A computed fold for a 74-nucleotide RNA from a Candidatus Limnocylindria bacterium, annotated as transfer RNA. It matches the Rfam family "tRNA". It is annotated as a transfer RNA. The sequence is in RNAcentral, with records from ENA. Its mean pLDDT, the model's own confidence on a scale to 100, is 81.

RNA sequence: CGGGGUGUAGCGCAGCUCGGUAGCGCGUUUCGUUUGGGACGAAAAGGUCGAGAGUUCAAAUCUCUCCACCCCGA
Numbered sequence: 001c002g003g004g005g006u007g008u009a010g011c012g013c014a015g016c017u018c019g020g021u022a023g024c025g026c027g028u029u030u031c032g033u034u035u036g037g038g039a040c041g042a043a044a045a046g047g048u049c050g051a052g053a054g055u056u057c058a059a060a061u062c063u064c065u066c067c068a069c070c071c072c073g074a
Stems, first nucleotide, its partner, number of pairs: 001073007010026004020057001028044005050066005
């Protein structure tokens, strides 16, 4: 320098193909149960979907540019 992949809640990931209410598991907080803890049950909080712009009534999703990381080639 060229090509490909990944980026979504504290952590691990789904959702993207086919645009239409942002989800799952673990974790965290509160409550119940228990002498207490664990386990179990109930509830809640937590996201400007890597950044910016464009298209659209509507973008995590489509288009463009950029950033970070990984792989391959030179």